[in-house]
Molecule: transfer RNA
Organism: Minisyncoccota bacterium
RNA sequence: GGGGGUGUGGCUCAGCGGUAGAGCGUCAGACUUCGACUCUGAAGAUCGGGGGUUCGAAUCCCUCCACUCCCUCCA
Numbered sequence: 001g002g003g004g005g006u007g008u009g010g011c012u013c014a015g016c017g018g019u020a021g022a023g024c025g026u027c028a029g030a031c032u033u034c035g036a037c038u039c040u041g042a043a044g045a046u047c048g049g050g051g052g053u054u055c056g057a058a059u060c061c062c063u064c065c066a067c068u069c070c071c072u073c074c075a
Base pairs, nucleotide, nucleotide: 001071002070003069004068005067006066007065010024011023012022013021018055026042027041028040029039030038048064049063050062051061052060
């Protein structure tokens, strides 16, 4: 230099044009002598940044950024 993949709550992931979900974690409550386990409830992400398309975008298009894989060149 060329090509591909990934980026979504604190963490690991789902969601493939129509109100952003799950598990774990956190907080509160129930249970318990206390704690653990279990059960119930709650908070928490406008989806890497910007722009475009659309009535409507995490999702499609363009561009940039970060991480990562492959190829090539130089050392």